[in-house]
RNA sequence: GUAGAGGUGCGUUUUUCAAGAGUAUCCGGGUGAAUAUCAUAAGGGAUAGAUGCAGCCCGUAAAAAGGGGAAAACGCCGAAGAAGGAAAUUGCCUUAUCGUUUUUCUUCUGGUUGUGCAGUCAAUAGCUGUAUGACUGUCAUUGGAAAUCCAAUGGAGCGCUAC
Numbered sequence: 001g002u003a004g005a006g007g008u009g010c011g012u013u014u015u016u017c018a019a020g021a022g023u024a025u026c027c028g029g030g031u032g033a034a035u036a037u038c039a040u041a042a043g044g045g046a047u048a049g050a051u052g053c054a055g056c057c058c059g060u061a062a063a064a065a066g067g068g069g070a071a072a073a074c075g076c077c078g079a080a081g082a083a084g085g086a087a088a089u090u091g092c093c094u095u096a097u098c099g100u101u102u103u104u105c106u107u108c109u110g111g112u113u114g115u116g117c118a119g120u121c122a123a124u125a126g127c128u129g130u131a132u133g134a135c136u137g138u139c140a141u142u143g144g145a146a147a148u149c150c151a152a153u154g155g156a157g158c159g160c161u162a163c
Stems, first nucleotide, its partner, number of pairs: 001163004007077001009076009025061001027059005035048004039097006080109009090099002110136011138155007
């Protein structure tokens, strides 16, 4: 440098299904009586509002996104995921904070999975982190007569195998 292996293997896209939810929201009525919306705060601006704001109640109509199950296709084996930093972008304008998206740097994690705790979420689903188990692949060491088999201990993917 090339080609590969781990397996409930990883990620992306599309279709479909459940849930989200009879929720947000529109309209009508009642109450109410001055503010409401544009992520939060301050300042400003725009729009609406006594021809009745917000809130609450009744009725009509009634979603979507993220996340999840199934199937198919595609790209792959640091596949990928997470945490932190930097730059840019964006949420009406400025500042600050918090978010969206993209690029990049550093650190951690071999993979799957059970349970506890924490975070996220509409959610008891799922995901993430952490702790502790199990299973599994790989390498090293030791032992079993030998072995591509078995057992024990230990390490990590910048690893392992073949050329």